[in-house]
This is a predicted structure of a 73-nucleotide RNA (transfer RNA) from an uncultured Pseudomonadota bacterium.
It matches the Rfam family "tRNA". Rfam classes the family as a transfer RNA.
RNA sequence: GCCGAAGUAGCUCAGUUGGCAGAGCAGCUGUUUCGUAAACAGCAGGUCGUCGGUUCGAGUCCGAUCUUCGGCA
Numbered sequence: 001g002c003c004g005a006a007g008u009a010g011c012u013c014a015g016u017u018g019g020c021a022g023a024g025c026a027g028c029u030g031u032u033u034c035g036u037a038a039a040c041a042g043c044a045g046g047u048c049g050u051c052g053g054u055u056c057g058a059g060u061c062c063g064a065u066c067u068u069c070g071g072c073a
Base pairs, nucleotide, nucleotide: 001072002071003070004069005068006067007066010025011024012023013022019056027043028042029041030040031039049065050064051063052062053061
């Protein structure tokens, strides 16, 4: 340099037919306990890497770009 994959909550990931952004773990509060843990109930947490485009509407489609990983040279 060329090709491919990945980037979504603190972490691991889903969401790939364009139509309200989700799960598990972690965190916080409460119940329970003499207390802790566990269990149960609830709450909070997101510019969907960045910029632009298409569309009534984009995590999803298109272009550019950044980072990481793999392959070729």
Background:
The prediction has a mean pLDDT of 82.